Molecule: transfer RNA
Organism: Lachnospiraceae bacterium JLR.KK008
RNA sequence: GCUACCUUGGCGCAGUCGGUAGCGCGCAUCCUUGGUAAGGAUGAGGUCGGCGGUUCAAGUCCGCUAGGUAGCU
Repeated sequence: GCUACCUUGGCGCAGUCGGUAGCGCGCAUCCUUGGUAAGGAUGAGGUCGGCGGUUCAAGUCCGCUAGGUAGCU
């Protein structure tokens, strides 16, 4: 220098052919207990790396760009 892939809540990940985002863990409150753990109920938290484009509508398609991983030179 070139190519491919990855980038979604605190962490690990999902998201079918575009229709305004979900799971597990964690976290908070409550119930239960003499207390703790375990268990149960409820809840908060992301606008999807960034910018632009296509579209009535984009996490999802296209371009550029940043970071990471791998390969090639």